[in-house]
Context: one part of a larger RNA
RNA sequence: UUGGGUUUAAAGGGUGCGUAGGCGGUCAAUUAAGUCAGCGGUGAAAUUUCUCAGCUCAACUGAGAACGUGCCGUUGAUACUGAUAGACUGGAAUACAGACGGGGCAGGCGGAAUAUGUAAUGUAGCGGUGAAAUGCGUAGAUAUUACAUAGAACACCGAUCGCGCAGGCAGCUUGCCAGGCUGUUAUUGACGCUGAUGCACGAAAGCGUGGGGAUCAAACAGGAUUAGAUACCCUGGUAGUCCACGCUGUAAACGAUGAUCACUGGUUGUCGGCGAUAUACCGUCGGUGGCUAAGCGAAAGUAUUAAGUGAUCCACCUGGGGAGUACGAUCGCAAGGUUGAAACUC
Numbered sequence: 001u002u003g004g005g006u007u008u009a010a011a012g013g014g015u016g017c018g019u020a021g022g023c024g025g026u027c028a029a030u031u032a033a034g035u036c037a038g039c040g041g042u043g044a045a046a047u048u049u050c051u052c053a054g055c056u057c058a059a060c061u062g063a064g065a066a067c068g069u070g071c072c073g074u075u076g077a078u079a080c081u082g083a084u085a086g087a088c089u090g091g092a093a094u095a096c097a098g099a100c101g102g103g104g105c106a107g108g109c110g111g112a113a114u115a116u117g118u119a120a121u122g123u124a125g126c127g128g129u130g131a132a133a134u135g136c137g138u139a140g141a142u143a144u145u146a147c148a149u150a151g152a153a154c155a156c157c158g159a160u161c162g163c164g165c166a167g168g169c170a171g172c173u174u175g176c177c178a179g180g181c182u183g184u185u186a187u188u189g190a191c192g193c194u195g196a197u198g199c200a201c202g203a204a205a206g207c208g209u210g211g212g213g214a215u216c217a218a219a220c221a222g223g224a225u226u227a228g229a230u231a232c233c234c235u236g237g238u239a240g241u242c243c244a245c246g247c248u249g250u251a252a253a254c255g256a257u258g259a260u261c262a263c264u265g266g267u268u269g270u271c272g273g274c275g276a277u278a279u280a281c282c283g284u285c286g287g288u289g290g291c292u293a294a295g296c297g298a299a300a301g302u303a304u305u306a307a308g309u310g311a312u313c314c315a316c317c318u319g320g321g322g323a324g325u326a327c328g329a330u331c332g333c334a335a336g337g338u339u340g341a342a343a344c345u346c
Stems, first nucleotide, its partner, number of pairs: 004317003007300002012314001014201004021194003025088003029084003033081002035077008048066007091191001092188004096183003100179001103177007110154001114150008125136002162169002206247006216240001220236004258313006265292011295302002319346003328339004
C1' cells in the first nucleotide's frame, strides 16, 4: 500500500457554517472529452517466456516468435459519465395560514430561604459528632418576634417531558431576535449532499481590568481520628463562585455510536400539529421513550431514533510502555493548547 475496521477491543473531529475538491433527480436533443472497437506509427538491444538450432549433455550461445498491458495519430460506436442549450417536479428552497417550546439577548418585578444589623422578650447554654473538641455565649449567645440591608439561587409544577447544532436552557413579566413543525394550495426549477484549509460558537476551572461579595468553598489555620493522617469528620476561612468587557479553547465536550439519502416485521406509552367525527376510537406528519422479530454482533446487546441492507463525502485506527512526552513550528498575558516523533524496552 491493498485488504480490514472505528458503541464497549486501537479508532467518529466538541458543534455548526462554509471555500476548494468529491458525489449528485426525471425527460428528450446536440457533441464526442472520458469510455469502447478497428487500423497505422512508435514502444532500442540485452533480459524474460515459447519453439527450434550449435557446442558429446547442461550451463552457455544463436535464430524466430511472443511480450513490451503504454503513448501518438486516424476512422467509427454513443449505453453510461462529461460538456452545451432546452424541458420537468418527486429532491431543495420561498410565500401564506396555524398553533408550539425552560431557544437566544436586554430590561423590570416577586416570594421563600440564608447571612448581617437594630430593637424587643428571655436565661445559660448553643453548636457540632460515631463520640468529642476547636468555635460561639453572662460585654446576654442559641431560641422567638418586628423592622432594615445585601447578594445569590429560583422549592412545588417537573416528567423515560419540552427547546437548542453542540456547549447548554427552568420564578413571573415586557420588548426585540431566531427556530423547527403542521396544513392547503401557490411560486422557483436540481438551486442538492458532503466538506480538507478556513471562520464562528464552545461546560467547568483558570487568566486580565473594574465592580460585587449572601451562600458555598480549593489554599490555609485550628480541633478530632490514627502507629502516622500533609486525608476522610468538625469549627473557621481567602481566591473563586456573581456582574461587565476581553482572553483561554479544553472535558467521560458521551448515545463513548460523523453527516446526508433510500429501503426493511410487530407492539405499547408520550409531546406538537392536521384530518374525520361524538370528547371515545381511528388515520396521518414530525419528535421523544419502552419491549420484541428478521438481520447484524466476539458477546453484552442493537433492532424504522440500527450497531440491519445499500449509496456519497469527510474524520480517524494499525501491539503495550516510552508518550500525548521530547524537539521544531504555531496560538496564548500566563497556565497551557494544537501539531507530534525516536532511542530503549516487553